[in-house]
RNA sequence: GGAAGCUUAGCUCAGCGGGAGAGCACUCGCUUCACGUGUGAGGGGUCGCAGGUUCAAACCCUGUAGCUUCCA
Numbered sequence: 001g002g003a004a005g006c007u008u009a010g011c012u013c014a015g016c017g018g019g020a021g022a023g024c025a026c027u028c029g030c031u032u033c034a035c036g037u038g039u040g041a042g043g044g045g046u047c048g049c050a051g052g053u054u055c056a057a058a059c060c061c062u063g064u065a066g067c068u069u070c071c072a
C1' cells in the first nucleotide's frame, strides 16, 4: 500500500426494511436467622460517526474512525 470481516445495554451476543431484544451482571420485592440458591418485577441504548436511498433504515448505498485477519 491492497483485500476481507467485525462495531447493537456494564460484558457475551441475536436481530436478512415497519414492535430494539436474549443470557449474565445491576436494583428492588418474596423466600432464609443471615448469605447463597430459587422466584417475581424494574432500571439501563444518539444500534461507532457523517451523509444518501425510501412513506419508513440497526438492516440497503457512499464516505470515515477503531479493532482483527490475510496478501504485498
Stems, first nucleotide, its partner, number of pairs: 001071007010024004018055001026042005048064005
This is a predicted structure of a 72-nucleotide RNA (transfer RNA) from a Lachnospiraceae bacterium. The sequence is in RNAcentral, with records from ENA. Rfam family: tRNA. Its family is annotated with triplet codon-amino acid adaptor activity in the Gene Ontology. Taxonomically the source falls in Lachnospiraceae (Bacteria, Bacillati, Clostridia, Lachnospirales). Model confidence (mean pLDDT): 84 of 100.